RNA sequence: UCGUGCUAGACGGGGAGCUAGCGGUGCCCUGAACCCGCAAUCCGCUGCAGCGGGGUGGAAUCCCUGCCCAGAGGCCAACCUACCGGACCGCUGCCCCGAGUUUGCGGUAUUGAGGGUUGGGUCCCACGCGGCGUAGACUCGUGAACCCCGCCAGGUCCUGACGGAAGCAACGGUAAGCGAGACCCUGCGGGUGCCGUGGGAGCGCCUGACCUGAGUCGUAUUCCGGGCCAUGUUCGUGAGUGCUGUGUCGAAGGUAGGUGCGCGG
Numbered sequence: 001u002c003g004u005g006c007u008a009g010a011c012g013g014g015g016a017g018c019u020a021g022c023g024g025u026g027c028c029c030u031g032a033a034c035c036c037g038c039a040a041u042c043c044g045c046u047g048c049a050g051c052g053g054g055g056u057g058g059a060a061u062c063c064c065u066g067c068c069c070a071g072a073g074g075c076c077a078a079c080c081u082a083c084c085g086g087a088c089c090g091c092u093g094c095c096c097c098g099a100g101u102u103u104g105c106g107g108u109a110u111u112g113a114g115g116g117u118u119g120g121g122u123c124c125c126a127c128g129c130g131g132c133g134u135a136g137a138c139u140c141g142u143g144a145a146c147c148c149c150g151c152c153a154g155g156u157c158c159u160g161a162c163g164g165a166a167g168c169a170a171c172g173g174u175a176a177g178c179g180a181g182a183c184c185c186u187g188c189g190g191g192u193g194c195c196g197u198g199g200g201a202g203c204g205c206c207u208g209a210c211c212u213g214a215g216u217c218g219u220a221u222u223c224c225g226g227g228c229c230a231u232g233u234u235c236g237u238g239a240g241u242g243c244u245g246u247g248u249c250g251a252a253g254g255u256a257g258g259u260g261c262g263c264g265g
Base pairs, nucleotide, nucleotide: 001265002264003263004262005261006260010056011055012030013029014028015027020046021045022044023043024042034054035053036052037051038050063258064257065256066255067254068253073249074248075247076245077244079242084236085235086234087233088232092230093229095227096226097225098224100223103220104219105218106217107216108215114212115211116210117209118208119207120206121205122204123200124199125198126197127196128195129193130192132189133188134187135186136185138181139180140179141178142177148173149172150171156165157164158163
């Protein structure tokens, strides 16, 4: 130096979490990267750190170390902020109210706006009058076989006779009842009245009289005052997110070096 056969180491790595700690199964990121079994109410191990079995390549592009560059992704911290909840009205904005205020338009107004004073009605109560309804009284008529009245034919009874007695029907009248009734009278009642008297109430509406004398109403608009709300201000929880890094861990890649044994030529 070449060939050949072995061995060490290698056959993914990382983050969070779990753990006394280290790995693994599980979750996440990256990815070019062996097989089987064990394993999250865990499975194995002891700082040398998965355990057990099998396989591939194997001393270098592949193993080990340092350095450089870049950086997926995760974690941490700070700041801002969505959402949510509360408070507030000094800023901004919406809405509402005002017998306030500015201006414009329209209606109306000296044939009197608006304001003031006053009377009456409407409203309530009482009394009265009228009217309606109803009942009663009243008038007329009708109306009792007998248990209403009067008068009682016939007939009946008493009597020697004279003469009496009771009394049905008919007739007349009447009670209860029934019917009719224009007016008058009495009682009761009301979804009664352009009615009267008195008292009361009095916002509103209608109407009359008197005083004063130029605005008033509607709408739009300016400003002011007040109220309320939030898209506004502020406080708090907060993490859906965003941004920052004095932070942290960190997968590829590049570069420089280092690292065995046996046999044969």

Bacterial large signal recognition particle RNA from a Dehalococcoidia bacterium, 265 nucleotides, folded computationally. Its Rfam family is "Bacterial large signal recognition particle RNA". It is annotated as a non-coding RNA gene. The gene name in the source record is ffs.